[in-house]
RNA sequence: UGAUUAUCUAGAGUGAUGGAGAGAUUUGGCUCGAUGAAUUCACAGCAACCUGCGUUUGUAAGGUGCUUCUACCAACAAGUGUCGUACCUUGAAUGAUAAGAG
Numbered sequence: 001u002g003a004u005u006a007u008c009u010a011g012a013g014u015g016a017u018g019g020a021g022a023g024a025u026u027u028g029g030c031u032c033g034a035u036g037a038a039u040u041c042a043c044a045g046c047a048a049c050c051u052g053c054g055u056u057u058g059u060a061a062g063g064u065g066c067u068u069c070u071a072c073c074a075a076c077a078a079g080u081g082u083c084g085u086a087c088c089u090u091g092a093a094u095g096a097u098a099a100g101a102g
Stems, first nucleotide, its partner, number of pairs: 001102001004099005013043004021032003026075004044067003049063003052059002071094001076091004081087001
């Protein structure tokens, strides 16, 4: 770098730093933010993908990950009902995380 596989409506925050942005990208909406955004650090926590231990489905020691809002919602396709471009369902695409052939 990465074929592929699994999961993505659950869960879990304080302090410091910093000083205007943030919610992946683009567009549209919505939301968070000077009662302090991103970032970084410390400590705490959640979870259980891999490893370890246990061995019957547990544990939480190690490797990651995560700790506003469903992956914030929609976008593309199909479908039901409908006056309806609204709304709803499913799938895809894209993305994220873990494992990872080569």
A computed fold for a 102-nucleotide RNA from Oceanobacillus limi, annotated as SAM riboswitch aptamer (S box leader).